[in-house]
The RNA shown here (c-di-GMP-I riboswitch aptamer) has 79 nucleotides and comes from a Methylococcaceae bacterium. It matches the Rfam family "c-di-GMP-I riboswitch aptamer". Gene Ontology term of the family: cyclic-di-GMP binding.
RNA sequence: GGAUGAUAAAGCCAAACUUAUUGUAAGAUAGGGACGGAAAGCUACGGGGCCUUUAUAAAAGGCUGGCCGCGUUGCAUUA
Repeated sequence: GGAUGAUAAAGCCAAACUUAUUGUAAGAUAGGGACGGAAAGCUACGGGGCCUUUAUAAAAGGCUGGCCGCGUUGCAUUA
């Protein structure tokens, strides 16, 4: 460097719900929890979704990587 992601696998992450803090909000962080995950690691570049502001259109700002694509790093098995 190639292939595969198994009813295997050491270890990893942790949905809903809940407690606290925080934010106008979407949400975020920490504890509990475990629905799931082979990138449920990272990155808002592209698409999608959500929130806020401006009367609409539309624009601006924000959130989401556990919605997806691109990019990038990594784990296991195997020839």